Transfer RNA from an Actinomycetes bacterium, 75 nucleotides, folded computationally.
[in-house]
RNA sequence: UCCCGCGUAGCUCAACGGCAGAGCAUCCGACUGUUAAUCGGACGGUUCCAGGUUCGAAUCCCGGCGCGGGAGCCC
Numbered sequence: 001u002c003c004c005g006c007g008u009a010g011c012u013c014a015a016c017g018g019c020a021g022a023g024c025a026u027c028c029g030a031c032u033g034u035u036a037a038u039c040g041g042a043c044g045g046u047u048c049c050a051g052g053u054u055c056g057a058a059u060c061c062c063g064g065c066g067c068g069g070g071a072g073c074c075c
Stems, first nucleotide, its partner, number of pairs: 001071007010024004018055001026042005048064002051061002
C1' cells in the first nucleotide's frame, strides 16, 4: 500500500428496505424459615462518524475511523 470480514443496550448477538429485539447482567416483586435456584415485571439505544439513494435506511451506495484476518513489499 492492496483485498476480505466485522462495528447495534453494560456484555454476547439477532433484525437480509417497512414498529430496533433476545439472552445474560442490573433493579423491583413473587416463591422460600433464610440464601441460592426458579418465575413475573421494569430499566437500558445518536444502530462507530459524515454524506448520498429512497415515500421509508441498522440494512443499499460513497468517504472516513476502529478492530480482526490475508496478500504484497523485504531476499
Source information:
It matches the Rfam family "tRNA". The family's RNA type in Rfam is transfer RNA. From the family's description: Transfer RNA (tRNA) molecules are approximately 80 nucleotides in length. Rfam links the family to the GO term triplet codon-amino acid adaptor activity.